Glycine riboswitch aptamer from Desulfosporosinus sp. UBA5188, 86 nucleotides, folded computationally.
The coordinates come from a structure-prediction model, not an experiment, and the mean pLDDT is 80.
It was read from a public genome assembly, where an Rfam model found it.

RNA sequence: CGGGACUCUGGAGAGUUUCUUGUAACAGAGAACACCAAAGGGGAUGCCGUGACGGCGAAUCUCUCAGGUUCAAGGACAGAGGAAGU
Repeated sequence: CGGGACUCUGGAGAGUUUCUUGUAACAGAGAACACCAAAGGGGAUGCCGUGACGGCGAAUCUCUCAGGUUCAAGGACAGAGGAAGU
């Protein structure tokens, strides 16, 4: 220096959908259909091995398992800061 952690700041998308229950009203619980993609996770383009096949293996691509679709929280990523360590 790179990398990791911490603090602050910025940070998108998609249903305040329908039904049952519940409440003074929200909330909450259950079910149904529809969607989002930027926590996390899976897949592959490739690379290695002569090869069968095996191994390694990314992403802002892709899949939607998880997560999310009023606000809040979260949030990849980015900027700043003070430290640790090497």